[in-house]
Context: one part of a larger RNA
Molecule: small-subunit ribosomal RNA, central domain
Organism: uncultured prokaryote
RNA sequence: CUGGGCUUAAAGCGUGCGCAGGCGGAUCCGUAAGUACCUUGUGAAAUCCCAUGGCUCAAACAUGGAACUGCUCGGUAUACUGCGGAUCUUGAGACCGGUAGGGGCCAUCGGAACGAUAGGUGGAGCGGUGAAAUGCGUAGAUAUUUAUAGGAACGCCUAAGGUGAAGACGGGCAACUGGGCCGAUACUGACGCUCAUGCACGAAAGCGUGGGGAGCAAACAGGAUUAGAUACCCUGGUAGUCCACGCCGUAAACGAUGUACACUAGGUCGUGGGGGUUCUGACACCAACACGGCCGUAGCUAAAGUAUUAAGUACACCGCCUGGGGAGUACGGUCGCAAGGCUAAAACUC
Numbered sequence: 001c002u003g004g005g006c007u008u009a010a011a012g013c014g015u016g017c018g019c020a021g022g023c024g025g026a027u028c029c030g031u032a033a034g035u036a037c038c039u040u041g042u043g044a045a046a047u048c049c050c051a052u053g054g055c056u057c058a059a060a061c062a063u064g065g066a067a068c069u070g071c072u073c074g075g076u077a078u079a080c081u082g083c084g085g086a087u088c089u090u091g092a093g094a095c096c097g098g099u100a101g102g103g104g105c106c107a108u109c110g111g112a113a114c115g116a117u118a119g120g121u122g123g124a125g126c127g128g129u130g131a132a133a134u135g136c137g138u139a140g141a142u143a144u145u146u147a148u149a150g151g152a153a154c155g156c157c158u159a160a161g162g163u164g165a166a167g168a169c170g171g172g173c174a175a176c177u178g179g180g181c182c183g184a185u186a187c188u189g190a191c192g193c194u195c196a197u198g199c200a201c202g203a204a205a206g207c208g209u210g211g212g213g214a215g216c217a218a219a220c221a222g223g224a225u226u227a228g229a230u231a232c233c234c235u236g237g238u239a240g241u242c243c244a245c246g247c248c249g250u251a252a253a254c255g256a257u258g259u260a261c262a263c264u265a266g267g268u269c270g271u272g273g274g275g276g277u278u279c280u281g282a283c284a285c286c287a288a289c290a291c292g293g294c295c296g297u298a299g300c301u302a303a304a305g306u307a308u309u310a311a312g313u314a315c316a317c318c319g320c321c322u323g324g325g326g327a328g329u330a331c332g333g334u335c336g337c338a339a340g341g342c343u344a345a346a347a348c349u350c
Base pairs, nucleotide, nucleotide: 004321005320006319007304008303012318014201015200016199017198021194022193023192025088026087027086028085029084030083031082033081034080035077036076037075038074041071042070049065050064051063052062053061091191092188093187094185096183097182098181099180103177104176108172109171110154114150116148117147118146119145120144121143125136126135162169163168206247207246208245209244210243211242215241216240220236221235222234223233258317259316262313263312266295267294268293269292270291271290272289275286276285277284299306300305323350324349325348332343333342334341335340
């Protein structure tokens, strides 16, 4: 090199965009670079292989042949690939008409709950637990009621439901804005697929500056429990959680399943928008599209399972794996304010 794999055994980059590269629809013409055949020159000798010969034989040796799978001159062929040209519409895109949606961003408004502050009523407990205690309360708590300012989160609707590339997204209304789906068309004419490097996005925690701070709550303090209790339970409570801007760049970032396209039984439910059948019509039935689930045949699989949303049958491209530990560590490089991230060994050992 060939070869084997990646749901759960080692292995799919967290996700997208995309340069180079790789790969690429139908028909025709040309060319002849790749490709095939013939041919020219070369491919030193020795070696290897075959035949023969001489040392008594053998090894070794000698002679001849073959081979040297390569490069190259010229010619022929034109199926496929390439290149050049022309045409096409199925791939891809575009225009038009609809349509669903927690898709994004920004502003503003709302009610419930909550603790706080002030006032009223009231007068001895409240709170908490398995039981208690710490804690709060005659300086009037808990309870109840009125008012005020405040921050965070949006009950029911809610679903096996929707949207988004992923992370993720849920109170109302408005502005701005991305994408999808369906239907229709007399448009463009392969404009495509994938993608190393790169760029962008990327939960939570964490970091920087400035705000904000109701509730919750790492750390911390106290009370319990216990042999002990640096915990589980209770009373408190600071970072943080929230906002703006800037970093970080990781997760069981999961469907533990890369992306694209094609093909391969059915059944059933849901979401979206259209169509057909019946004179009209709610309804019903029928066929097809896009998306989301469940069941299941063939096939596949070590099995569990999967099964038109493939883990089936194929093809294109990328990423990744190669016994356990050492170790996702050291060193070096690079990114970061830091925390740390990315890249990534070896000795040794079983």